[in-house]
Parts: sequence; C1' cells; structure tokens
RNA sequence: GGGCCUAUAGUCUAGUGGUUAUGACGUUUGCUUCACAGGCAAAAGGUCGCCGGUUCAAAUCCGGCUGGGCCCA
Repeated sequence: GGGCCUAUAGUCUAGUGGUUAUGACGUUUGCUUCACAGGCAAAAGGUCGCCGGUUCAAAUCCGGCUGGGCCCA
C1' cells in the first nucleotide's frame, strides 16, 4: 500500500427499516443478617465510534473518515 471483517451502557451482548434499543455481569439504594456473603426488590447508567447520503422513518441500508482484528504484498 491492497482486500475482508468489525465498532451498541463500566464489561460482554441481542436487535430482518417502524411504538419507549435487549439481557447478563458490575454499580447504587432498600429489605433480609449482629455483621458479611448470598438471596429478593428497585434505580441510575446509551448523543448505537465520527461526518455525510438514501428514506415518510436509520443502531439497521450506502459512501467517506477514525480505531481494532485477519490475510496479501
């Protein structure tokens, strides 16, 4: 330098263009306990990597950029 794949909450992850983006772990609070662990309940936490395009409507489709991975040179 070229090709392919990939980017969603602190971590991992679901999401076939259509109501309010899913779950687990973690965090916080409450209950339980003398206390901790565990269990139960609830809450907070996402500008879906960035910039454009297509569309009535984009996390989803298209282009570019950036980061990561694999292969070729």
Transfer RNA from a Candidatus Woesearchaeota archaeon, 73 nucleotides, folded computationally. It matches the Rfam family "tRNA". Rfam links the family to the GO term triplet codon-amino acid adaptor activity. NCBI's taxonomy places the organism under Archaea, Nanobdellati, Candidatus Woesearchaeota. Its mean pLDDT, the model's own confidence on a scale to 100, is 83.